The prediction has a mean pLDDT of 77.
This is a predicted complex of two RNAs, RNase P RNA and transfer RNA, with 415 nucleotides together.

[in-house]
RNA sequence: CGAGUGGGUCAGGCAAUCGCGCGACCUCUUCAGUCGGCACCUCUGGUGCGGAAGGGGAGCGAGGAAAGUCCGCACUCCACAGAGCAGGGUAGCGGGUAACGCCCGUCCGCCGUGAGGCGAGGACCAGUGACACAGAGACCAAUCCCGGCCCUCCGAACGGGCAACCGCGACGAGGGUGCUGGGGGUGAAAAGGGUCAAACUCUACCCGGAGCAAGCCCGAGCCGAAACGUUGACGCUGCUCGCCGAGUUUCAGGUUGGGUGCAAUGAGCCGGCGGGUAACCGUCGGUCAAGAGAGAUGAUUGUCCGCGACAGAAUGCGGCUUAUCGAUCCACUCGGAAC
RNA sequence: GCCGAGGUAGCUCAGUCGGUAGAGCAGCGGACUGAAAAUCCGCGUGUCCCCAGUUCGAUUCUGGGCCUCGGCACCA
Numbered sequence: 001c002g003a004g005u006g007g008g009u010c011a012g013g014c015a016a017u018c019g020c021g022c023g024a025c026c027u028c029u030u031c032a033g034u035c036g037g038c039a040c041c042u043c044u045g046g047u048g049c050g051g052a053a054g055g056g057g058a059g060c061g062a063g064g065a066a067a068g069u070c071c072g073c074a075c076u077c078c079a080c081a082g083a084g085c086a087g088g089g090u091a092g093c094g095g096g097u098a099a100c101g102c103c104c105g106u107c108c109g110c111c112g113u114g115a116g117g118c119g120a121g122g123a124c125c126a127g128u129g130a131c132a133c134a135g136a137g138a139c140c141a142a143u144c145c146c147g148g149c150c151c152u153c154c155g156a157a158c159g160g161g162c163a164a165c166c167g168c169g170a171c172g173a174g175g176g177u178g179c180u181g182g183g184g185g186u187g188a189a190a191a192g193g194g195u196c197a198a199a200c201u202c203u204a205c206c207c208g209g210a211g212c213a214a215g216c217c218c219g220a221g222c223c224g225a226a227a228c229g230u231u232g233a234c235g236c237u238g239c240u241c242g243c244c245g246a247g248u249u250u251c252a253g254g255u256u257g258g259g260u261g262c263a264a265u266g267a268g269c270c271g272g273c274g275g276g277u278a279a280c281c282g283u284c285g286g287u288c289a290a291g292a293g294a295g296a297u298g299a300u301u302g303u304c305c306g307c308g309a310c311a312g313a314a315u316g317c318g319g320c321u322u323a324u325c326g327a328u329c330c331a332c333u334c335g336g337a338a339c
Numbered sequence: 340g341c342c343g344a345g346g347u348a349g350c351u352c353a354g355u356c357g358g359u360a361g362a363g364c365a366g367c368g369g370a371c372u373g374a375a376a377a378u379c380c381g382c383g384u385g386u387c388c389c390c391a392g393u394u395c396g397a398u399u400c401u402g403g404g405c406c407u408c409g410g411c412a413c414c415a
Stems, first nucleotide, its partner, number of pairs: 001335010012304007020061003026056006037049005063310001067321002070319005075211004082241004087207005092106005107121001108119004122202002127200002129196003144184002146181004150176002152173002158167003215260004224251005235243002253414003265289002268287008305308001340411007349364004358395001366382005388404005
């Protein structure tokens, strides 16, 4: 210098103007008449507070994936979560974690020259099942063709015998459901045997159900009816048991409001030190703070650069997966050149 | 936001212990008819939504993605 591998960070910056959401707090304006909250007074009433609406307003204001909703938890309700069966999930070994199908280490297998990457990697010596087409034959195998060996028949030559004949037996022919061959051909696989558990299954371990439209409080408004139900419905729960204990389901009707859950607390972030190969853990210090309910992050101008991708929170969190223009840093590998 | 179902021929749908996919309608050709309809005979048609994996082999089994559809508010 070229080509790569693994990991981290950023996700246009700055300024001005206008605009949007939340908003501690401060102050101003309005609240006529009627009704209504709290307190006080000299009580047919009045004053103050509170409240509402409007104005001002420091400050803060999307992501690495906010996405898919694929796993795992928190939280809430249902017996604070029960028993058995059924069902679902995970899978070398060890560790981490609140937990996991995630992460780390390591063994084995495969890929790569290598740095490295990938792996749903328990068990077909428990049982059941599957192996299409092709091929003679496909899972308790089978014998189509070819070669060799064995066996049988014919029997040249040779040997023995006076002879009949006997012995040995080349070449050739035939047969056996004979034995054999890293033979042929078919096929993924042709057997001293295999493959399949992302086939049923077995082994070990794990899993109760529903989900913030969970659940709780206040308000407004309407029109009830039928069926089932204390001889236990509905629900937990797919079934049996067990538990609960007065409603449940359907149709019709009404509302489309407010508060809470819900955002100042957390499995948070950063740094130091210690333990550990690591994931991670402990401790100390610092620091951070979106939160709506038709749903807020934008627009214009100037300037700079590399001319800016995928994409928008909705109860919260840990992961995985998928989408993504690029920029930059660290470690490492291979090749080439120079010293 | 949460939960669930589905994607197979032009359309509507079948397809089970994985072995090369069908039915009806539609379409095309022929017969019948003066011509048409109906009827009869014959024919073609698939990226089984996409990408990976398991397997000898995937519409089917497993994982991921894309698209479509449905349900879930409160009062009483």

It holds a member of the Rfam family "Bacterial RNase P class A". From the family's description: Ribonuclease P (RNase P) is a ubiquitous endoribonuclease, found in archaea, bacteria and eukarya as well as chloroplasts and mitochondria. By type it is a ribozyme.